Molecule: transfer RNA
Organism: Shewanella intestini
RNA sequence: GCCCGAGUGGUGGAAUCGGUAGACACAAGGGAUUUAAAAUCCCUCGCUUAAUAGGCGUGCCAGUUCAAGUCUGGCCUCGGGUA
Numbered sequence: 001g002c003c004c005g006a007g008u009g010g011u012g013g014a015a016u017c018g019g020u021a022g023a024c025a026c027a028a029g030g031g032a033u034u035u036a037a038a039a040u041c042c043c044u045c046g047c048u049u050a051a052u053a054g055g056c057g058u059g060c061c062a063g064u065u066c067a068a069g070u071c072u073g074g075c076c077u078c079g080g081g082u083a
Base pairs, nucleotide, nucleotide: 001082002081003080004079005078006077007076010026011025012024019066028044029043030042031041032040046056047055048054059075060074061073062072063071
């Protein structure tokens, strides 16, 4: 150089044929329980915002589409193969 694969919260990791983005688990925070703790149970947990409204958010930039994590093009990073 060429070919193939991957990139989603704090972490791992789902999302079938394009149709609610973040299931589920872990971590974290709050509460209940306890003399206190562990364990257990309940709630919260991307960003912005006074807000539960609204907007934004799947490596980055474009495109297609009523609608894109998913399809197309370019770029970046990582892994593998090849001479």